[in-house]
RNA sequence: UAUUAUCUUUGGGAUAUGGUGUAAUUCCAUACCGGCGGUAAAGUCCGCGAACACGAAAGUGCCGAGCAGGUGAAAUUCCUGUACCGACGGUAUAGUCCGGAUGAGAAAAGAUGAUA
Numbered sequence: 001u002a003u004u005a006u007c008u009u010u011g012g013g014a015u016a017u018g019g020u021g022u023a024a025u026u027c028c029a030u031a032c033c034g035g036c037g038g039u040a041a042a043g044u045c046c047g048c049g050a051a052c053a054c055g056a057a058a059g060u061g062c063c064g065a066g067c068a069g070g071u072g073a074a075a076u077u078c079c080u081g082u083a084c085c086g087a088c089g090g091u092a093u094a095g096u097c098c099g100g101a102u103g104a105g106a107a108a109a110g111a112u113g114a115u116a
Stems, first nucleotide, its partner, number of pairs: 001116010016030004031096002033086002035048004043084002052061003066082005088099003
């Protein structure tokens, strides 16, 4: 240093102002937010997790959304412009409130042992 076993810890953000209304952080206008790995640095590429459906379980299914220009050896990742997306239950219709959840988890870091 690599592989592997066990253990520990960490591991999702965001409603501000105004309007309508009996009632909306849910509608309207302008705001605000962006899990993990890969790759030129990514919410929108590839893959994964979560959520949701089915199942006794293992697991299976489902799983949103970007273009144009510029720089460069390389960027749908940077820069400029302009767009778009966001589980389930509750409630005046919710990515942002409350709830399942002091949960689960991709994965990251560390400790110890073994092997090369």